Predicted 3D model of a 72-nucleotide RNA (transfer RNA) from a candidate division WWE3 bacterium.
Rfam family: tRNA. It is annotated as a transfer RNA.
Model confidence (mean pLDDT): 82 of 100.
It was read from a public genome assembly.
[in-house]
């Protein structure tokens, strides 16, 4: 330098054009004499960044940043 992949909640990951979800974790409450286990509720995201397409974009297109793999 060229090609491919990844980036979504604190963490690990789903979500292939129509209200952003799960598990674990966190907070509060219930259960218990206490802990653990269990149960209920809740907070936390404008989806790496900038543009474009579309009535509508996490998703499609272009550029770009970081990381990983391969080629030279």
């Nucleotide at each position: 330098g060229c090609g491919g992949g990844a980036a979504u909640a604190g963490c690990u990951c789903a979500g292939u054009g129509g209200u952003a979800g799960a598990g674990c974790g966190c907070u509060u409450c219930c259960u218990u004499g206490c802990c653990a286990a269990g149960g209920a509720a809740g907070a936390g995201g404008c989806c790496g960044c900038g543009g474009g397409u579309u009535c509508g974009a996490a998703c499609c297109c272009c550029g770009u940043u970081u990381c990983c793999c391969g080629c030279u």